[in-house]
Context: one part of a larger RNA
RNA sequence: UUGGGCGUAAAGGAUGCGUAGGUGGUUUCGUGUGUCAGAUGUGAAAGCUCACCGCUCAACGGUGAAACUGCAUUUGAAACUGCGAGACUUGAGUACAGGAGAGGAGAGUGGAAUUCUUGGUGUAGCGGUGAUAUGCGUAGAUAUCAAGAGGAACACCGGUGGCGAAAGCGGCUCUCUGGACUGAUACUGACACUGAGGCAUGAAAGCUGGGGGAGCAAACAGGAUUAGAUACCCUGGUAGUCCCAGCCAUAAACGGUGUACACUUGAUGUGGGAGGAUUUGACCCCUUCCGUGUCGGAGCUAACGUGUUAAGUGUACCGCCUGAGGAGUACGGCCGCAAGGUUAAAACUC
Numbered sequence: 001u002u003g004g005g006c007g008u009a010a011a012g013g014a015u016g017c018g019u020a021g022g023u024g025g026u027u028u029c030g031u032g033u034g035u036c037a038g039a040u041g042u043g044a045a046a047g048c049u050c051a052c053c054g055c056u057c058a059a060c061g062g063u064g065a066a067a068c069u070g071c072a073u074u075u076g077a078a079a080c081u082g083c084g085a086g087a088c089u090u091g092a093g094u095a096c097a098g099g100a101g102a103g104g105a106g107a108g109u110g111g112a113a114u115u116c117u118u119g120g121u122g123u124a125g126c127g128g129u130g131a132u133a134u135g136c137g138u139a140g141a142u143a144u145c146a147a148g149a150g151g152a153a154c155a156c157c158g159g160u161g162g163c164g165a166a167a168g169c170g171g172c173u174c175u176c177u178g179g180a181c182u183g184a185u186a187c188u189g190a191c192a193c194u195g196a197g198g199c200a201u202g203a204a205a206g207c208u209g210g211g212g213g214a215g216c217a218a219a220c221a222g223g224a225u226u227a228g229a230u231a232c233c234c235u236g237g238u239a240g241u242c243c244c245a246g247c248c249a250u251a252a253a254c255g256g257u258g259u260a261c262a263c264u265u266g267a268u269g270u271g272g273g274a275g276g277a278u279u280u281g282a283c284c285c286c287u288u289c290c291g292u293g294u295c296g297g298a299g300c301u302a303a304c305g306u307g308u309u310a311a312g313u314g315u316a317c318c319g320c321c322u323g324a325g326g327a328g329u330a331c332g333g334c335c336g337c338a339a340g341g342u343u344a345a346a347a348c349u350c
Stems, first nucleotide, its partner, number of pairs: 004321003007304002012318001014201004021194003025088007034080001035077008049065006091191001092188004096183003103177007110154001115149007125136002162169002206247006215241002220236004258317006266295011299306002323350003332343004
């Protein structure tokens, strides 16, 4: 390279937006880029292939044919593709009317609990464990009542419930704000899909500066356990966890399943709408759209399983894989304050 793949064997980029590029709905006319057909010229010879012939055969050689899948010129074809012009509404979008939601940002505010401080009551223990001990306590602890301070998190509701591109989002109120869904019309008229680079977002930990610090708690100290115990258990405890500003850019960032569209038997839950039927009725019932689960058919799969939310059947585009180790390492480049990230080998071994 050809070919084959990517849920679990190697392999889907953490997620989105989007540039170039690739691909692209229905229809009319034109054109003739690709495409197709014919003709002409050329495509050296040798070689290869086929036929016949010559060396006694063969190798070898000779003659002829074919082939040289190509290129150029020219004459045509017009279904498809491209291009140009026009039209359309199903894709896409806009307007309108609704209801749902922990979607995002900022500000304010509430109660429970832990801890601490002060005061009252009260007295000898408390705490902790498998059992102890370290620790706290007659300078009055633990317990209990009242008042106050401060920080962090929001029980019940709460639900394989909801929202968000992913990361993620949960007390309550207000302000600003994004998206999706449903319904019936009107409008634009292919405006679309994907997306190398690029840009943006990106848990936790970590870093820089400034605040804050209740609880928890790496490091650290002590007590136990043990042969030892740099652990598991206990008593303490600093970074950190929280807020503001700025970095970092990684995760089993997982559905281990890229995005978009179309098609292909079903059953049953649940969330958000709309319509119908019925009614005292918001219920139940029927239809339909969007989401989220379970089971399961065909098909697919090495099997497990998957199965209209596909891993089925197809199309478009991107990313990625190619024996194990060495190694996601070295060197170099780029990025970063650093930690490190990203891109990414080889020798050698089996």